Small-subunit ribosomal RNA, 5' domain from an uncultured anaerobic bacterium, 518 nucleotides, folded computationally. The RNAcentral record of the full RNA draws on Greengenes. The coordinates come from a structure-prediction model, not an experiment, and the mean pLDDT is 85.
Context: one part of a larger RNA
RNA sequence: GAUUGAACGCUGGCGGCAUGCCUAACACAUGCAAGUCGAACGCGAAAGGGCUUUGGCCUGAGUAGAGUGGCGGACGGGUGAGUAAUGCGUGGGAACCGACCUUGCCGUGGGGGAUAACCCGGGGAAACUCGGGCUAAUACGGCAUACGACCUACGGGUGAAAGGGGGCUCUUAGGGCUCUCGUGGCAAGACGGGCUCACGUCCGAUUAGCUAGUUGGUGGGGUAAAGGCCUACCAAGGCGACGAUCGGUAGCUGGUCUGAGAGGAUGAUCAGCCACACUGGGACUGAGACACGGCCCAGACUCCUACGGGAGGCAGCAGUGGGGAAUAUUGGACAAUGGGGGCAACCCUGAUCCAGCAAUGCCGCGUGGGUGAAGAAGGCCUGCGGGUUGUAAAGCCCUUUCGGUGGGAAAGAAAAGCGGGGUGCUAAGACCAUCCCGUCUUGACGUUACCCACAGAAGAAGCACCGGCUAACUCCGUGCCAGCAGCCGCGGUAAUACGGAGGGUGCGAGCGUUAAUC
Numbered sequence: 001g002a003u004u005g006a007a008c009g010c011u012g013g014c015g016g017c018a019u020g021c022c023u024a025a026c027a028c029a030u031g032c033a034a035g036u037c038g039a040a041c042g043c044g045a046a047a048g049g050g051c052u053u054u055g056g057c058c059u060g061a062g063u064a065g066a067g068u069g070g071c072g073g074a075c076g077g078g079u080g081a082g083u084a085a086u087g088c089g090u091g092g093g094a095a096c097c098g099a100c101c102u103u104g105c106c107g108u109g110g111g112g113g114a115u116a117a118c119c120c121g122g123g124g125a126a127a128c129u130c131g132g133g134c135u136a137a138u139a140c141g142g143c144a145u146a147c148g149a150c151c152u153a154c155g156g157g158u159g160a161a162a163g164g165g166g167g168c169u170c171u172u173a174g175g176g177c178u179c180u181c182g183u184g185g186c187a188a189g190a191c192g193g194g195c196u197c198a199c200g201u202c203c204g205a206u207u208a209g210c211u212a213g214u215u216g217g218u219g220g221g222g223u224a225a226a227g228g229c230c231u232a233c234c235a236a237g238g239c240g241a242c243g244a245u246c247g248g249u250a251g252c253u254g255g256u257c258u259g260a261g262a263g264g265a266u267g268a269u270c271a272g273c274c275a276c277a278c279u280g281g282g283a284c285u286g287a288g289a290c291a292c293g294g295c296c297c298a299g300a301c302u303c304c305u306a307c308g309g310g311a312g313g314c315a316g317c318a319g320u321g322g323g324g325a326a327u328a329u330u331g332g333a334c335a336a337u338g339g340g341g342g343c344a345a346c347c348c349u350g351a352u353c354c355a356g357c358a359a360u361g362c363c364g365c366g367u368g369g370g371u372g373a374a375g376a377a378g379g380c381c382u383g384c385g386g387g388u389u390g391u392a393a394a395g396c397c398c399u400u401u402c403g404g405u406g407g408g409a410a411a412g413a414a415a416a417g418c419g420g421g422g423u424g425c426u427a428a429g430a431c432c433a434u435c436c437c438g439u440c441u442u443g444a445c446g447u448u449a450c451c452c453a454c455a456g457a458a459g460a461a462g463c464a465c466c467g468g469c470u471a472a473c474u475c476c477g478u479g480c481c482a483g484c485a486g487c488c489g490c491g492g493u494a495a496u497a498c499g500g501a502g503g504g505u506g507c508g509a510g511c512g513u514u515a516a517u518c
Base pairs, nucleotide, nucleotide: 001518002517003516004515006514007513008512009511010510013365014364015363016362017361018360019358020357021323026321027320028319030318031317032316035071036070037069040068041067048059049058050057051056078276079275080274087201088200089199090198091197092196093195096193097192098191101189102188103187104186105185106184107183108182109143112140118133119132120131121130122129123128149158150157151156163181164180165179166178167177168176169175170174202248203247204246209239210238211237214236215235216234217233218232219231220230221229251273252272253271254270255266256265257264258263278299279298280297281296282295301312302311303310304309329355331354332353333352337351338349339348340347341346368398369397370396371395378389379388380387381386402459404454405453406452407451408450412445417439418438419437420436421435422434423433424432462507463506464505465504466503467488468487469486473502474501475500476499477498483490484489
């Protein structure tokens, strides 16, 4: 000199854009943060309205709510404890997997037994739970079929599925045609993931030897998959001064800061990867987890209890206590972008977009402009003549940014829906899909940005320093005292170095100090 997720002191007008628990991965009250689908399925209220024989029935209405089932809760969000290599970075590799999405080929036949919800009964303080009975499915399990697939001793064997919605039509209550959304098998793609190799990746030798599943082989097991991954047997190997092992510290990277560079330091925000979710362990489900807001066991802690037994996990967003020099609101909205579910309408979304707080940082603007010498008064200094503050003020003439008040006013909005038309599908002018035109709306921010008008200089300047380094000097007080200080050093009666004043210098909504890095 540059820099900071800074803090502290004094001071403080406005706006834009960013940033904001670095410490206790300490403990958490309360609310919210993951649901959705009636176009898979059975059951089904209430308010209101109508009828009525006052028992009730219809409508409301596939509307609320619960249940079976599907998809999603493995994403998104947080944190950095652990980890020095099962990680990360760069570049390779072969023995793998994949729900949703895209493409192609082939299918979607025929039957069955249950079970929740519900009803009845029982246990329990509660959490919840048990028994009996009824019932549905795109829930479950057989059978049939097999282009292609898998296994094979090459003879053969194994293995699927689910239907829903709309329209037209014939009507023996069941079909036919067609559109669409699904669903099963196989092959490929896209993207994602698992595995593996090489090189690189902090300090300590006051850590020198380490290793028995250890190193390799064979057989077997296991996995989606190679492999001591596991196991039996056999061999005796493997690593190490090019630093093994052990100890300490640490998430890694793109980057960031500094520097002419080489390098040094660092890893907040944003982005990629990894790890973790009260502590330790475990598996279940599933395409995917050994799963933050799932389950089981053990532990610590907190809470409820009728003492028999139960409930919980903010390192999600706010917020509280505590720790600390120190870090914000228990806010608004799904309008946009994105995500989950759904044909869709739509629902959910503390992701996100916004608002609030903080000079925490960067950037911009303002606190007025011109004129004005009797060089006013006052202050300070003085060789008492004067000098300086100083065009500074007053006075006169103007302007009105920002702030204030009132009015106007974009863009962020594309859609979806509805109407008409074209095209495709089709037997079809229907349904459905898609495109075009028209129409109707949809904004949290928001008293928006921006523009106009009004009034009036009106509301808006401080901080540090002045001995040398280092820009800036005198007076008074003090008298090795009180004090200053980054270094050298000042102060013991004339202190430009202490304290005050006048004056000056430097920065300026900031200025200094402390800490930290180059």